[in-house]
Source information:
The prediction has a mean pLDDT of 78. This is a predicted complex of two RNAs, RNase P RNA and transfer RNA, with 449 nucleotides together. It holds a member of the Rfam family "Bacterial RNase P class A". The family's RNA type in Rfam is ribozyme.
RNA sequence: GGGGCAAAUGGGAUGGUCGCGGUGACGCAUGUCGUCGCUGAGGAAAGUCCGCACUCUAUAGGGCGCGGUGUCGGCUAACAGCCGAGCAGGGCAACCUGACGGAAAGCGCAACAGAGAGCAAAGCACCAUCACAACUUCGGUUGUGUGUGGUAAGGGUGAAACGGUAGUGUAAGAGACUACCAGCAUGGCUAGUAAUAGUCAUGGCUAGGCAAGCCCCACCGAGAGCAAGGCAAAACAGAUGAAUUGGGACUGCCCGUCCCGCAAAAAACAUCGGGUAUGCCGCAAGAUGCGUUUAGUAAUAAACGUACCAGAUAGAUGAUCAUCAUUCCCAGAUUGGGUCUACAGAAAGCGGCUUAUAAGUUUACCCCAUCG
RNA sequence: GUCUCCGUAGCUCAGCAGGAUAGAGCGUUCGCCUCCUAAGCGAAAGGCCGGCAGUUCGAAUCUGCCCGGAGACGCCA
Numbered sequence: 001g002g003g004g005c006a007a008a009u010g011g012g013a014u015g016g017u018c019g020c021g022g023u024g025a026c027g028c029a030u031g032u033c034g035u036c037g038c039u040g041a042g043g044a045a046a047g048u049c050c051g052c053a054c055u056c057u058a059u060a061g062g063g064c065g066c067g068g069u070g071u072c073g074g075c076u077a078a079c080a081g082c083c084g085a086g087c088a089g090g091g092c093a094a095c096c097u098g099a100c101g102g103a104a105a106g107c108g109c110a111a112c113a114g115a116g117a118g119c120a121a122a123g124c125a126c127c128a129u130c131a132c133a134a135c136u137u138c139g140g141u142u143g144u145g146u147g148u149g150g151u152a153a154g155g156g157u158g159a160a161a162c163g164g165u166a167g168u169g170u171a172a173g174a175g176a177c178u179a180c181c182a183g184c185a186u187g188g189c190u191a192g193u194a195a196u197a198g199u200c201a202u203g204g205c206u207a208g209g210c211a212a213g214c215c216c217c218a219c220c221g222a223g224a225g226c227a228a229g230g231c232a233a234a235a236c237a238g239a240u241g242a243a244u245u246g247g248g249a250c251u252g253c254c255c256g257u258c259c260c261g262c263a264a265a266a267a268a269c270a271u272c273g274g275g276u277a278u279g280c281c282g283c284a285a286g287a288u289g290c291g292u293u294u295a296g297u298a299a300u301a302a303a304c305g306u307a308c309c310a311g312a313u314a315g316a317u318g319a320u321c322a323u324c325a326u327u328c329c330c331a332g333a334u335u336g337g338g339u340c341u342a343c344a345g346a347a348a349g350c351g352g353c354u355u356a357u358a359a360g361u362u363u364a365c366c367c368c369a370u371c372g
Numbered sequence: 373g374u375c376u377c378c379g380u381a382g383c384u385c386a387g388c389a390g391g392a393u394a395g396a397g398c399g400u401u402c403g404c405c406u407c408c409u410a411a412g413c414g415a416a417a418g419g420c421c422g423g424c425a426g427u428u429c430g431a432a433u434c435u436g437c438c439c440g441g442a443g444a445c446g447c448c449a
Stems, first nucleotide, its partner, number of pairs: 001368004006363004012324007020040008028031001042343001046354002049352004054225004061255004066221005071085005086100001087098004101216002106214002108210002124154001125151005130145006163181006182206001184203008229281004238272004246260004274448003286308001288307008325341001328338004373445007382398004391429001400416005422438005
C1' cells in the first nucleotide's frame, strides 16, 4: 500500500417565529379558559416469532391425548435468548456456520436410471465345462452359443451399491484367510463437573440414508388474554333452547369433583335480536437508566452513588427561516452557487429474536506485496 | 390492540402423510361447420405454485423468516 475478518459507534447541531399533547403554579371571567415554567418517539417504537410479569376463570386432582425444547456446563424472572466449552463442516488465516438426543426398539419412504435399492443381485464381464467350426509344431490355440455351472474382482447406473491397501489363495474370485489402516461394539485406565478426548484389551469382519415422516427417550407446558380485569354512568325489547336420563366449569377426550336448574317463578350457559361507542383505575419509580468498585475467562451478579425519562384515545411529538456540519457536483482558485442527510414512528409493561436502515467514525486481528 | 385463516394459468378451484411432463372448468387464439353469428367439434398458447433461505438425493407439498390479503373478538342487558 492492497485485500479481508470481527466488534463497537453514529442516526445532524444551535437559535428565532408560528402551532400541538401532558403537567405544575398563578389569575378570575370558573371555561373543551388565559399567562408563565417544565416536559414530549426509537434503535428498531415494526413483525407479533418466542419468553415473562400481571389479570380473570361456578374447587383441587388422576389418566390418555396435544404442543414445545433437544451436544455439555453456566447465566437469567423466563426463553427457541446470551456466555463458555466440545464435536462436525467451510476458509491459507483472522474467523465463520450448525433445529447438534436416538436409525445395532418398531413401522414407513426412496421417482428415474440400473443386473441389483433393503437381512440384495447378473442378460456387460471373468472362469470352468459341454457342443460345433477353423487352425495346428498334435501339447493345444482361437471363434461361435437364449447351452450348463461358478464368481462379484473389473466396467457401467445412481444421491446412495454392505470397509480400504497389499498379500495368500483359486479355474476365476470373494474377510474365504493373513498383516496394516479406518470405523464400530463391549470392558478398563488417564484428563475433565460434563459433553468429550487419549489409550489398552477383547470381539465380530462393517453396522447405509431420511426422525424440519410416524415414532422412542429426557425435560417443560392449564386456558384465555389490557377489547385481561375493576369501579362509575348512559340507553334499550326481548325471544328461543332442555327437564331429575338437563345445562355448564382448568375451554381436546374420559374419570372424579364442583356450580346452576329440576315440571309455580327466578339463575347460569348458548344462539338470535336490541341498546351503547362515555369517564376513572389498571398505566409508568422499575427484572429502570447512567457511573464506579468488587467477584467471574465471559454472559451476569452484588454493593455504593446519582437521575426521574412521553402517556395520546382517531390519536400531540410539527412547520418554516437563518447559521454551521456532512456527502457529491459546477465554476474557479479560498471563495461562491447548487445538492444529499437513511429506515421509520409510541398506544398496558418488560427481556430477547427477526426484519428495515444513507453518509461517516473507532478499535483489535489475519493474508499478500514492498521498504528498512 | 389481540387472535385465526388464506395466497397455484386472465378468473374460479383441484393437487399438499415429498418423486420430477403441475391438472380441471370458464375465458383467449387458430382451424372446421354455417350464407353469417351463436352453439357444437378439433387443436394450441398461457404457471416456475406470493418471495427468500433451510431440511432432503429430490420441495407446490416439510420447517423458518419476510410480503400481500381476508375474517373474528368490546361493554350493557